[in-house]
A computed fold for a 543-nucleotide part of an RNA from Schnuerera sp. xch1, annotated as large-subunit ribosomal RNA, domain I. The organism belongs to Schnuerera, within Bacteria. Model confidence (mean pLDDT): 85 of 100. It matches the Rfam family "Bacterial large subunit ribosomal RNA". Its family is annotated with structural constituent of ribosome and ribosome in the Gene Ontology. It was read from a public genome assembly.
Context: one part of a larger RNA
């Protein structure tokens, strides 16, 4: 030195657990912000360093409920409190809430530095306090240049923004390349990916100059079909409709104009208010004729009802035996609109604390209905009179959008450059004419069905179980690293209760013998289990 067997020790895998974490469903919610946000800084506890609340009234006030016995967080411990005159706790409403931050008195290297007005403070000058004091956009008054009336400009009040966020959803303004075409330009990817700008709880869209072609439908959005269909297409990759038909949800409105009346003023082809009136065959005029106060709806809104933010009640088992411990066995009972899931010294329907049921709101807040109260009505017939959205349509040019790549190429949108009728009128119906058919454009508003999910509530998983599952189960976006933008870890388990090992001994201590505790000390805090490499000791064999 090896071999083997048998004890440690190191290690830290496996087992088994779970407080976190992933997906998904449902319902609520869908906005916060100059009355100062989100996010910070700094501070506030008797000892307080982190978290986590709070804000100079600071670990908390004040009130209204709700609870019912113990509290002073996590987090021990001492000291001192508070508490059945009702605390702690939960729940509405409220005060207070430093400094930064859009940050807004002026500056600034965020959390700082400086200041004005006007008030208070026995208060000239000093100090403290409390309010004001950015800009900008609109309105209203006043004022006012070159320059006479003017106007530009200012001064002053009032209102509003302004910034965040769910890297989500929407609208809209800009838009790529890889990639496929087995190369690669039209094309594709894709109007994706990004950026910007708005805006809501949803948003866009919407009340036919629409879609057909039947004896036609009758705003819009979503979905299943039509359908990989007709179609587009270096007719290559590829790209794809839409009527119809079935469902979901359904809702219909206002304006300009002719015409009237008043107001203003520069008396016009003016303007501003109010009636009038809004349709495909209308409406105002003028005449004639009929009908007359009702229904529908708008706006407010007294109560009402269910919800929501604290809670409350809730049935029914006992004994013996193992055992450290009965929920586990044995015998014997009982509830069930409740045998859901968790705790309890091992595996509990009946012990806890829920479960199904049943109740509950002083405050506030969502919704639904709503007495009443105000507003708010016409129908027909004639008619060679008036209106009915103009630099519009609508052509050329050269682009975009439309499944549709300039194509027969309609249909929408803007640029440019020409440019109409006007009810005996005008679109459209995939070039274009005719006929026929449908609609009426250049103004404007509209819930519902739909799209997401940051946040709250319940709850589900042939989802993970500490190298998984989120980067975090722990002081985690924390330590750490970068200058900075960013990057980014590790770490989890003692036991049923600390019962967390009084005393004694070795020792400077660490750590270790004893003794106790506890079912277990090889569960002893470096603390469940505790492989494997590695190390050690003992004993056998072999060199």
């Nucleotide at each position: 030195g090896g071999c083997a067997u048998a004890a440690g020790g190191u290690g830290a895998a496996u087992g088994c657990c779970u407080u976190g974490g992933c997906a998904c469903c449902a319902g609520u919610a869908g906005c916060c912000g100059a009355a100062g946000a989100a996010g910070g800084a700094c501070g506030g506890g008797a000892u307080a360093a982190g978290c986590a609340c709070c804000g100079a009234a600071a670990u908390g006030c004040c009130u209204c409920g709700g609870g019912g016995a113990g509290u002073c967080g996590c987090a021990a411990a001492u000291a001192g409190a508070c508490a059945c005159u009702g605390a702690u706790c939960c729940g509405g409403g409220g005060a207070u809430a430093u400094c930064c931050g859009a940050a807004u008195g002026g500056g600034g290297a965020a959390a700082c530095c400086c200041a004005c007005u006007u008030g208070a403070g026995a208060a000239a000058a000093c100090c403290u306090c409390a309010a004001g004091u950015a800009u900008c956009a609109c309105a209203u008054a006043c004022u006012g240049a070159a320059u006479a009336c003017a106007u530009a400009g200012g001064u002053a009040u009032g209102u509003g923004a302004a910034g965040g966020g769910a890297c989500a959803c929407c609208a809209g303004g800009g838009g790529a390349a890889c990639u496929g075409a087995a190369a690669c330009a039209u094309c594709u990817a894709a109007g994706u990916a990004c950026c910007c700008u708005g805006a809501g709880g949803a948003a866009g869209a919407g009340a036919a100059a629409g879609a057909a072609a039947a004896c036609u439908c009758g705003a819009u959005u979503u979905u299943c079909u039509a359908a990989g269909u007709a179609g587009c297409g270096g007719c290559g990759a590829g790209c794809g409709a839409a009527a119809g038909g079935g469902a979901a949800a359904c809702a219909g409105c206002c304006c300009a104009a002719a015409c009237c009346a008043g107001g203003c003023u520069u008396u016009a082809a003016g303007u501003c208010u109010g009636g009038g009136g809004u349709u495909g065959a209308g409406g105002a005029c003028a005449c004639a004729a009929c009908a007359g106060a009702a229904a529908a709806g708008a706006a407010g809104g007294a109560u009402u009802u269910a919800g929501g933010u604290a809670g409350u009640c809730g049935a029914a088992u006992g004994a013996c035996c193992u055992g450290g411990a009965a929920a586990g066995g044995u015998c014997a009972a009982c509830c069930a609109c409740a045998g859901a899931a968790g705790g309890u010294g091992a595996a509990a329907g009946u012990c806890c604390a829920g479960u199904a049921g049943a109740c509950g709101a002083a405050a506030c807040u969502u919704a639904a209905a709503g007495a009443c109260u105000u507003c708010a009505a016409g129908u027909u017939g004639u008619g060679c009179u008036c209106c009915a959205g103009a630099g519009u349509a609508c052509c050329a040019c050269g682009g975009g959008a439309c499944a549709c790549g300039a194509g027969a190429a309609a249909u929408c949108c803007a640029g440019u450059g020409g440019g109409a009728a006007g009810c005996a009128g005008g679109g459209a119906g995939g070039a274009c004419c005719a006929c026929c058919u449908c609609c009426c454009a250049a103004g404007g508003c509209u819930a519902a069905a739909u799209a997401c999910u940051a946040a709250c509530u319940g709850g589900u998983g042939a989802c993970c179980g500490a190298u998984a599952g989120a980067g975090a189960a722990c002081a985690a976006g924390u330590a750490c690293c970068g200058u900075g933008a960013g990057g980014g870890a590790a770490a989890g388990g003692u036991g049923a209760a600390a019962a967390g090992a009084a005393c004694c001994c070795c020792g400077g201590g660490a750590g270790g013998g004893g003794a106790g505790u506890g079912a277990a000390a090889u569960a002893g805090a470096a603390c469940c289990u505790g492989a494997a490499a590695c190390c050690u000791u003992a004993u056998g064999c072999c060199u």